The part of an RNA shown here (large-subunit ribosomal RNA, domain VI) has 270 nucleotides and comes from a bioreactor metagenome.
Context: one part of a larger RNA
RNA sequence: CGUACGAUAUUUGAGAGGAGCUUUUCUUAGUACGAGAGGACCGGAAAGGACGUACCACUGGCGUACCAGUUGUUCCGCCAGGAGCAUCGCUGGGUAACCAAGUACGGAACGGAUAACCGCUGAAAGCAUCUAAGCGGGAAGCCAGCCUCAAGAUCAGAUAUCGCGUGGGGGUAACCCCCCUGAAGGGUCCUUGAAGACUACAAGGUCGAUAGGUCACAGAUGUAAGUUCAGUAAUGGAUUUCAGUCGAGUGAUACUAAUAACCCGUGCGG
Numbered sequence: 001c002g003u004a005c006g007a008u009a010u011u012u013g014a015g016a017g018g019a020g021c022u023u024u025u026c027u028u029a030g031u032a033c034g035a036g037a038g039g040a041c042c043g044g045a046a047a048g049g050a051c052g053u054a055c056c057a058c059u060g061g062c063g064u065a066c067c068a069g070u071u072g073u074u075c076c077g078c079c080a081g082g083a084g085c086a087u088c089g090c091u092g093g094g095u096a097a098c099c100a101a102g103u104a105c106g107g108a109a110c111g112g113a114u115a116a117c118c119g120c121u122g123a124a125a126g127c128a129u130c131u132a133a134g135c136g137g138g139a140a141g142c143c144a145g146c147c148u149c150a151a152g153a154u155c156a157g158a159u160a161u162c163g164c165g166u167g168g169g170g171g172u173a174a175c176c177c178c179c180c181u182g183a184a185g186g187g188u189c190c191u192u193g194a195a196g197a198c199u200a201c202a203a204g205g206u207c208g209a210u211a212g213g214u215c216a217c218a219g220a221u222g223u224a225a226g227u228u229c230a231g232u233a234a235u236g237g238a239u240u241u242c243a244g245u246c247g248a249g250u251g252a253u254a255c256u257a258a259u260a261a262c263c264c265g266u267g268c269g270g
């Protein structure tokens, strides 16, 4: 820009893409078959491998603004307690998020038309013949079926709902002007996001839980500082104290910030 008014939702599916794998074991059955050795079709069931999709309850990884321990050194006047630097100084753990080695699921079934091939009926050609007329069976392949996208599918689809001057004038007409109106809806802007390069998308903007703060809880770390006690002292000794501290999690709560304002879009539709 189009889809012949504008808008908001919900959709149909022309078409396109993805997927399509396979092994072993058990059973049927040591049956059919075979002198024996050996050893099935068909049917049923169970375990896998690789690949793929999704997810984070479990197992773990990472977790550089979480907790603790600890070395050297500088500083906070000293002790105590801390801070900086040393690869996040090093070490032990670890929430959320993300992730796999973790978890769940998938390949199909059913159907249609067929290939090679196997047939029925059957003449040309009194026979024979799957073929010439006619009618069947038949594959991981083809078309559907499963999953995803999809009306720029220009044949531009469908459904629901919402919104808008029976004002005046000019012009042959296309169309233009004045007055009033500015809808439904959308946007700018702002608070944000398991959305994201930007944009877009999604949530929210006081008729509000969108983010921060606060409170509670979950969870992590592992018992803070100060005191008292034990010990000559060191003390990862005891007590107060399952303490203290805590990033992303869950819930509650308007305390802070989403204020205010503006713009687009018109007037019943070739």
Base pairs, nucleotide, nucleotide: 001152005163006162007161008160009159010158011157015149016148017147018146021049022048023047024046025045026044027043033038051106052105053104054103055102059100060099061098066093067092068091069090070089071086072085073084074083075082076081111143112142117137118136119135120134164269165179167178168177169176170175180267185264186263187262188261189205190204191203192202193201210257211256212255213253214252215251216250217249219246220245221244226240228238229237230235
Notes:
The full RNA is in RNAcentral, with records from SILVA. The coordinates come from a structure-prediction model, not an experiment, and the mean pLDDT is 87.